The RNA shown here (transfer RNA) has 75 nucleotides and comes from uncultured Pelagimonas sp. It was read from a public genome assembly. The source organism's lineage runs through Bacteria, Pseudomonadati, Alphaproteobacteria, Rhodobacterales and Pelagimonas.
This record gives sequence, structure tokens and C1' cells, in this order.
RNA sequence: GCUCCGUUCGUCUAUCGGUUAGGACGCCAGGUUUUCAACCUGGAAAGACGAGUUCGAUUCUCGUACGGAGUACCA
Repeated sequence: GCUCCGUUCGUCUAUCGGUUAGGACGCCAGGUUUUCAACCUGGAAAGACGAGUUCGAUUCUCGUACGGAGUACCA
């Protein structure tokens, strides 16, 4: 250089075109408890960036960025 794969809440992850983007842990608030822990209830928090296709894109296509794997060159 080329090819392939990946990128979603703080973390791990579900969701293969129509969801209010779900769950676990963590965090915050409340309840319970003499206190703490545990437990219960609620809450905040995510589609890397840009473009295209489509009535509609996290999902499909292209480019860019980052990460990973493979491969070529290295006189």
C1' cells in the first nucleotide's frame, strides 16, 4: 500500500429498515433499616463523523477517522 472485520449509555451488551433504542453493573434520588450493606421503586445517560439510497436509516451503500486481523513490498 491492498483486502477483510469492528465502532451503540460511564462499562459490558441486545436490537439485521418503521422501538419512546432494551437489559445488566455502576451513578443519582426516594423507600425500607437504629446505622451500613443487602433489597424495592424511580431517574439521568448511547447509535464515531460526513454524504447517498429510501416515505422512513443505528440497520443498506460510499467516503473519512479510530481499532483489530490478514497479505504484499522493503533494491